This is a predicted structure of a 476-nucleotide part of an RNA (small-subunit ribosomal RNA, 3' major domain) from an uncultured prokaryote. RNAcentral holds the full RNA, with entries from ENA. Its mean pLDDT, the model's own confidence on a scale to 100, is 84.
[in-house]
Context: one part of a larger RNA
RNA sequence: UGACGGGGGCCCGCACAAGCGGUGGAGCAUGUGGUUUAAUUCGAUGCAACGCGAAGAACCUUACCAGCUCUUGACAUCCUGCGAACUUUCUAGAGAUAGAUUGGUGCCUUCGGGAACGCAGUGACAGGUGCUGCAUGGCUGUCGUCAGCUCGUGUCGUGAGAUGUUGGGUUAAGUCCCGUAACGAGCGCAACCCUUGUCCUUAGUUGCCAUCAGGUAAGCUGGGAACUCUAAGGAGACUGCCGGUGACAAACCGGAGGAAGGUGGGGACGACGUCAAGUCAUCAUGGCCCUUACGACCUGGGCUACACACGUGCUACAAUGGGGAGUACAAAGGGUUGCAAUACAGCAAUGUGGAGCUAAUCCCAUAAAACUUCUCGUAGUCCGGAUUGGAGUCUGCAACUCGACUCCAUGAAGUCGGAAUCGCUAGUAAUCGUAGAUCAGAAUGCUACGGUGAAUACGUUCCCGGGCCUUGUACA
Numbered sequence: 001u002g003a004c005g006g007g008g009g010c011c012c013g014c015a016c017a018a019g020c021g022g023u024g025g026a027g028c029a030u031g032u033g034g035u036u037u038a039a040u041u042c043g044a045u046g047c048a049a050c051g052c053g054a055a056g057a058a059c060c061u062u063a064c065c066a067g068c069u070c071u072u073g074a075c076a077u078c079c080u081g082c083g084a085a086c087u088u089u090c091u092a093g094a095g096a097u098a099g100a101u102u103g104g105u106g107c108c109u110u111c112g113g114g115a116a117c118g119c120a121g122u123g124a125c126a127g128g129u130g131c132u133g134c135a136u137g138g139c140u141g142u143c144g145u146c147a148g149c150u151c152g153u154g155u156c157g158u159g160a161g162a163u164g165u166u167g168g169g170u171u172a173a174g175u176c177c178c179g180u181a182a183c184g185a186g187c188g189c190a191a192c193c194c195u196u197g198u199c200c201u202u203a204g205u206u207g208c209c210a211u212c213a214g215g216u217a218a219g220c221u222g223g224g225a226a227c228u229c230u231a232a233g234g235a236g237a238c239u240g241c242c243g244g245u246g247a248c249a250a251a252c253c254g255g256a257g258g259a260a261g262g263u264g265g266g267g268a269c270g271a272c273g274u275c276a277a278g279u280c281a282u283c284a285u286g287g288c289c290c291u292u293a294c295g296a297c298c299u300g301g302g303c304u305a306c307a308c309a310c311g312u313g314c315u316a317c318a319a320u321g322g323g324g325a326g327u328a329c330a331a332a333g334g335g336u337u338g339c340a341a342u343a344c345a346g347c348a349a350u351g352u353g354g355a356g357c358u359a360a361u362c363c364c365a366u367a368a369a370a371c372u373u374c375u376c377g378u379a380g381u382c383c384g385g386a387u388u389g390g391a392g393u394c395u396g397c398a399a400c401u402c403g404a405c406u407c408c409a410u411g412a413a414g415u416c417g418g419a420a421u422c423g424c425u426a427g428u429a430a431u432c433g434u435a436g437a438u439c440a441g442a443a444u445g446c447u448a449c450g451g452u453g454a455a456u457a458c459g460u461u462c463c464c465g466g467g468c469c470u471u472g473u474a475c476a
Base pairs, nucleotide, nucleotide: 001476002475003473004472005471007470008469009468010467011466012465013464015460016459019424020423021422022421023420026315027314028313029312030311031310032309033308034306035305042053043052064301065300066299067298069296070295073125077124078123079121080120081119082118083117086103089100090099091098092097107114108113127290128289130288131287132286136284137283138279139278140277141275143273148187149186150185151184152183153182154163155162156161167178168177169176193267194266195265196264198235199234200233201232202231203230204229208224209223212222213221214220238261241255242254243253244252245251317417321376322375323374324373325372326371333364334363335362338357339356343352344351345350383414388409389408390407391406392405393404394403430452431451432450433449434448435447436446
């Protein structure tokens, strides 16, 4: 000087408390451990691994296993020879591949040849998701959006170092003020950026419709530029104003005006560093290793196994509910290899067909909870839907291993969950649907969107984490 303390002081955080809803019990989905297996590819492992890499494993993906094959190779450059490239059909085979066969003779040319491509050969080489993240770059997590981390000069100290950065106030903040052997400065904080909340200007089509006219199923038509909205530019909030407290300061408390008030809400943004944290399997890369194989092609299988254990979720256990009928109101997205309306067929999944749309125009697309009404009457039930049988639909060469969906039948566990444990402070929790990425098909996951919309916070003694000062130390 740090680090540590079941030392002290001050302060903060959904850290506790106060509340609301869960998890832990059930069934299923999904990930992991373990076990099994020819293989169940690999990585991630307290917080900070475990719906994680994977924004989507039937083949492919795929790295794993079995079997069948290849050896200048599936991919790149160079050299030599032959042939344009390319293409039709048949046979064998699980296919890779092997054999036979048809059409085709192109482009440029100084007529030597050349360009692209295919086959064969030679070797230089290719190739490796093989090892090492404890050799690395890059990227990322975490402490933590915590308020810290440093430097120059000066001063003090023999020196390591100290000072500044401590102190008195204050703040979300090393934020600002005052004091001060310090005076300044840098990286952080804040602001600048995006979005949302109010208004104005400009612009009105595909969007809008108050006034006028026509018409009515409809902004449908004429028309209008007000309103909504769209999207570009501005205005607006700064403790600016008033009162009080304060040290005449910084600031705090209350008020006015205002759409908004003291950082208005949300996002992006992550200092010096810590964990030899994670990643050699995104990529790049040193070293090591393989080279008729640890490389490459193909078929089939596996990654989907199942006594069990854990994590994360979904659905429930019901009446604030289930079922039937009627009826209302969103936002944000996506669409030409695509979204697909009206209509018709089917109980339905879906099919037939194809208007329109390269989209403020058309489509996906009925939002659902809510509301009105009928029924059920506390039951393992008209709760719950697992499981299983049957019949189908769709995607796709192909749904057996191993897809999703529909209908009929079946109707399991489950009556609110032990110890323990998680999230959340407001348009939040809870609850309700909608869309998108990936994607042929395949979400209870993820990401985004809106609808309805709470309760509680006395307080900081305690638990956890963190910041500053101080003290002790057989620690560095």